Description:
This is a predicted structure of an 84-nucleotide RNA (transfer RNA) from a Candidatus Peregrinibacteria bacterium. The prediction has a mean pLDDT of 82.
C1' cells in the first nucleotide's frame, strides 16, 4: 500500500428484512433470608431537564439517504486478521 472483520451502558454481548436501542449474562444498588457473611430470592440499574406527569439526547467521529438509521451510502479515526 491492497483486501476483509470489528467499534453499542461499568464489562461481555444481542438487535442484519431499516420500524419500541441496549435482550441475555456479569457487575453495582436496595430489600429479604442469616447471629453475621457467602450462596440464594425479589426489585432496580445509559445521560440530562423536571416535584411529578412527562420531555430531550445517546450505538467510534463528521456528513448523506429516508416518514424512520446501531442497521444503507461517503469520508475519516481506532482495532484485529490476511496479502504484498
Nucleotide at each position: 500500500g491492497c483486501c476483509g472483520g470489528g467499534g453499542u451502558g461499568u464489562c461481555g454481548g444481542a438487535a442484519u428484512u431499516g420500524g419500541c436501542a441496549g435482550a441475555c449474562g456479569a457487575g453495582c444498588u436496595u430489600g429479604g433470608c442469616u447471629u453475621a457473611a457467602a450462596a440464594c430470592c425479589a426489585a432496580g440499574u445509559g445521560c440530562c431537564c423536571g416535584u411529578a406527569a412527562g420531555g430531550g439526547c445517546g450505538u467510534g467521529u463528521g456528513g448523506g439517504u429516508u416518514c424512520a438509521a446501531g442497521u444503507c451510502c461517503c469520508a475519516c479515526c481506532c482495532u484485529c486478521g490476511g496479502c504484498a
It matches the Rfam family "tRNA". Its family is annotated with triplet codon-amino acid adaptor activity in the Gene Ontology. It was read from a public genome assembly.